Source information:
The part of an RNA shown here (small-subunit ribosomal RNA, central domain) has 350 nucleotides and comes from an uncultured bacterium. The full RNA is in RNAcentral, with records from ENA and SILVA.
Context: one part of a larger RNA
RNA sequence: CUGGGCGUAAAGCGCGCGUAGGUGGUUGAUUAAGUCAUAUGUGAAAUCCCCGGGCUUAACCUGGGAACUGCAUGUGAUACUGGUCAACUUGAGUAUGGUAGAGGGUAGUGGAAUUUCCGGUGUAGCGGUGAAAUGCGUAGAUAUCGGAAGGAACACCAGUGGCGAAGGCGACUACCUGGACCAAUACUGACACUGAGGUGCGAAAGCGUGGGUAGCAAACAGGAUUAGAUACCCUGGUAGUCCACGCUGUAAACGAUGAAUACUAGACGUUGGAAUGUUAAAACAUUUUGGUGUCGAAGCUAACGCGUUAAGUAUUCCGCCUGGGGAGUACGGUCGCAAGAUUAAAACUC
Numbered sequence: 001c002u003g004g005g006c007g008u009a010a011a012g013c014g015c016g017c018g019u020a021g022g023u024g025g026u027u028g029a030u031u032a033a034g035u036c037a038u039a040u041g042u043g044a045a046a047u048c049c050c051c052g053g054g055c056u057u058a059a060c061c062u063g064g065g066a067a068c069u070g071c072a073u074g075u076g077a078u079a080c081u082g083g084u085c086a087a088c089u090u091g092a093g094u095a096u097g098g099u100a101g102a103g104g105g106u107a108g109u110g111g112a113a114u115u116u117c118c119g120g121u122g123u124a125g126c127g128g129u130g131a132a133a134u135g136c137g138u139a140g141a142u143a144u145c146g147g148a149a150g151g152a153a154c155a156c157c158a159g160u161g162g163c164g165a166a167g168g169c170g171a172c173u174a175c176c177u178g179g180a181c182c183a184a185u186a187c188u189g190a191c192a193c194u195g196a197g198g199u200g201c202g203a204a205a206g207c208g209u210g211g212g213u214a215g216c217a218a219a220c221a222g223g224a225u226u227a228g229a230u231a232c233c234c235u236g237g238u239a240g241u242c243c244a245c246g247c248u249g250u251a252a253a254c255g256a257u258g259a260a261u262a263c264u265a266g267a268c269g270u271u272g273g274a275a276u277g278u279u280a281a282a283a284c285a286u287u288u289u290g291g292u293g294u295c296g297a298a299g300c301u302a303a304c305g306c307g308u309u310a311a312g313u314a315u316u317c318c319g320c321c322u323g324g325g326g327a328g329u330a331c332g333g334u335c336g337c338a339a340g341a342u343u344a345a346a347a348c349u350c
Stems, first nucleotide, its partner, number of pairs: 004321003007304002012318001014201004021194003025088007033081002035077008049065006091191001092188005097182003103177007110154001115149007125136002162169002206247006215241002220236004258317006266295012299306002323350003332343004
C1' cells in the first nucleotide's frame, strides 16, 4: 500500500464560518480527455515459463518459442465520468404573511433575603457541635421594631419545557439585533455538500490595568478530633467570585456518538405551527409539519445496548486510531506577560 476500525475496548478536532481540494440533481445536443475495441511500431540481452540439445547425471551451458501485463501513434465506439452549449425544477436560496422562544447586546427599574450602620424596646447570654472550644456579648450582644447604605443573586412560575453552532442562556421594561419554524403562492435556476491550511467564538480557574466587595470563600490563623491530622467538623479570613477593557484557549468542552443526503414497522407522551371537523366558548378529535423524550419490528452489536433524533441500509467529504508503561513527557518550533497551551519522539522496559 491493500485491509480493519473510532458510544463503553486505542480512536470524532470543544463548536462555527470558510479558501484550496474532493464530491455533486434532471433532460437534450456536442466533444472524445478518462474509459473500451482494434491495428502498427517499440518493449536490448540475460533471467522467469514451455519444447528441445550438450557435459555418465544434476547444478551448469545452450537452440527455438512464449512472455515482457508497459509506452507511443493511427483508426473507431460513446453507456458511464469529465469539458462545452442549451434547457428544467425536485436540491439550495430569495420575496410575501404569520408564530414561539432564559438566543445575543445596551440602558433603566423592582421586590424578598444576607450583612453593616443609626435609633427604640429589652437583659444575660448568643453562637456553634457528635460533644466542645476558639469567637461575639454588661463599652449592652443574641432577640424584636423602625430607618438607612451597599453588593450579589433573581424564590414561586419551572416542565426528560424553550432557545442557541458549541460554550451556554432564567426578575421586569424599553431599544438594537441573529437564527428557527409554519402556510400558500411568485421568483432565481444546481447557485449544492464537505472542508487540509486559515479565521472567529469558546465554562470554570488563572493573568494584566482600573474599579467594586454584601454573602461565599482557595491560601492563612485559631479551636476541636486524632497516636499524628499540614484533612474531614467549628470560629474567623485574604486573593477570587462582581464590573470595564485586554490576555489565556483548556474541561468527563459528553450523546464519551463529526457533517450532509436518501431509504427502512410501529406505539405512547410533550412542545411550536397549519388545515379540517365538532362546539356558544374553553377544550376535544383527525390529518400534516418542525423540535424534544420513553418503549419497541426488522436490522446491527463482543455484550451492554442502538433502533426514522440509528450504533440499521448506503453515498460523499473531513478528523482520528494501530499493545501497556516511558509520555501527552523530553528536545526543537509556534503562541503566551506568566501560568502554561499546541505540535510531538526515542532509549529503556513488560